Model confidence (mean pLDDT): 82 of 100. Predicted 3D model of a 72-nucleotide RNA (transfer RNA) from an Anaerolineaceae bacterium. It matches the Rfam family "tRNA". Rfam describes the family as follows. Transfer RNA (tRNA) molecules are approximately 80 nucleotides in length. Lineage of the source: Bacteria > Bacillati > Chloroflexota > Anaerolineae > Anaerolineaceae. The sequence is in RNAcentral, with records from ENA and MGnify.
RNA sequence: GCGGGUGUAGUUCAAUGGUAGAACGUCUCCUUGCCAAGGAGAAGGUUGAGAGUUCGAGUCUCUUCGCCCGCU
Numbered sequence: 001g002c003g004g005g006u007g008u009a010g011u012u013c014a015a016u017g018g019u020a021g022a023a024c025g026u027c028u029c030c031u032u033g034c035c036a037a038g039g040a041g042a043a044g045g046u047u048g049a050g051a052g053u054u055c056g057a058g059u060c061u062c063u064u065c066g067c068c069c070g071c072u
Stems, first nucleotide, its partner, number of pairs: 001071007010024004018055001026042005048064005
């Protein structure tokens, strides 16, 4: 230099172009003499960045950045 994969909550991962979710973690409450376990609830997201297409984009297109793999 070229090709492919990947990027979403603190972490690991979902989401057919149509309200962005789950598990674990964090916080509060219940339960218990206390802890753990269990139960209920809450907070937490510029979907790596920028632009385009569309009534509507995490998803499609283009550019760009990080990481991983391969080729030269």